[in-house]
RNA sequence: UCGUUAUCAAGAAAGGUUGAGGGAUUAGACCCGUUGAAACCUUGGCAACCCUCCUUUUGGAGAAGGUGCUACAUUCUACCACUUUAUUGUGGAUAGAUAACUG
Numbered sequence: 001u002c003g004u005u006a007u008c009a010a011g012a013a014a015g016g017u018u019g020a021g022g023g024a025u026u027a028g029a030c031c032c033g034u035u036g037a038a039a040c041c042u043u044g045g046c047a048a049c050c051c052u053c054c055u056u057u058u059g060g061a062g063a064a065g066g067u068g069c070u071a072c073a074u075u076c077u078a079c080c081a082c083u084u085u086a087u088u089g090u091g092g093a094u095a096g097a098u099a100a101c102u103g
Stems, first nucleotide, its partner, number of pairs: 001103001003101006013043005021032003026078004044070003049066002051062004074095001079092004
């Protein structure tokens, strides 16, 4: 990094450096930000994908290690189907994020 599979409406804080942006891209909205954005460092915490133990299973427990995460549903919408007075509502796809695995 291509691909495959699974999950994504739950959950979870502070301190320091720094100094203006951020919420994946495009477009439209909406929200957060000098009462300190993003990024980096430290310590917590959440979760349970790999992992550990029990059990043989599709299950249960754990949180040492490898990750990941720690405002707002993946912030919402866009594409398709059905539905509705009405993008109203429901579902699916595309894309994205994370993990594991093959190359």

A computed fold for a 103-nucleotide RNA from Salinimicrobium marinum, annotated as SAM riboswitch aptamer (S box leader).
The sequence was found by an Rfam model in a public genome assembly.
Its Rfam family is "SAM riboswitch aptamer (S box leader)". Rfam describes the family as follows. The SAM riboswitch is found upstream of a number of genes which code for proteins involved in methionine or cysteine biosynthesis in Gram-positive bacteria.